[in-house]
């Protein structure tokens, strides 16, 4: 230069057209403790990489563009 994948909360992921976007850790608070730690219970959250189109309706489909990895040349 070409081309394959990924980008969802602080991390790591699920989630591929539908009404309230999961789950683990991690983080607050409480109970338990003399403290802690495990263990219970309860809560928080600027979370779908940017811009644009498509549709009644996109995280999810479509075009571009940033990022990141991996073949290639």
């Nucleotide at each position: 230069g070409a081309g394959g994948c990924c980008g969802u909360a602080g991390c790591g992921c699920a989630g591929a057209g539908g009404u309230c976007g999961u789950c683990g850790c991690g983080c607050c608070u409480g109970a338990c403790u003399c403290c802690a730690g495990a263990u219970c219970a309860g809560g928080a959250g600027g979370a779908c990489g940017c811009c644009g189109g498509u549709u009644c309706g996109a995280a999810u489909c479509c075009g571009g563009c940033c990022g990141g990895u991996c073949u290639u040349c």

This is a predicted structure of a 73-nucleotide RNA (transfer RNA) from Actinoallomurus vinaceus. Its Rfam family is "tRNA". Gene Ontology term of the family: triplet codon-amino acid adaptor activity. It is annotated as a transfer RNA. The RNAcentral record of the sequence draws on ENA.